Model confidence (mean pLDDT): 84 of 100.
This is a predicted structure of a 72-nucleotide RNA (transfer RNA) from a Limisphaerales bacterium.
The sequence is in RNAcentral, with records from ENA.
It matches the Rfam family "tRNA".
Lineage of the source: Bacteria > Pseudomonadati > Verrucomicrobiota > Verrucomicrobiia > Limisphaerales.
RNA sequence: CGGGAGGUAGCUCAGGGGUAGAGCUGCGUGCUUUUAACACGAAGGUCAAUGGUUCGAUUCCAUUCCUCCCGA
Numbered sequence: 001c002g003g004g005a006g007g008u009a010g011c012u013c014a015g016g017g018g019u020a021g022a023g024c025u026g027c028g029u030g031c032u033u034u035u036a037a038c039a040c041g042a043a044g045g046u047c048a049a050u051g052g053u054u055c056g057a058u059u060c061c062a063u064u065c066c067u068c069c070c071g072a
Stems, first nucleotide, its partner, number of pairs: 001071007010024004018055001027041004048064005
C1' cells in the first nucleotide's frame, strides 16, 4: 500500500429496517449456622464516530477511527 473480517451491557456473543436481547460476572432477596451451590428480582447500552437514504436506521450507503487475518 491492496484485499477481507469485525467494533452491540463489566466479559463472551446474538439481533441485519418498526420499543435492543441471552449467557456469565457483579448487586439485592430467599434458602443455609456461615460460605458455596440453587431459586427469585432489579439494575446495567450515545449499538465506534460523522454524514446520507428512509415515515422510521443497531440494521442500508459513504467517509473516518480502532482491532484481527491475508497478500505485497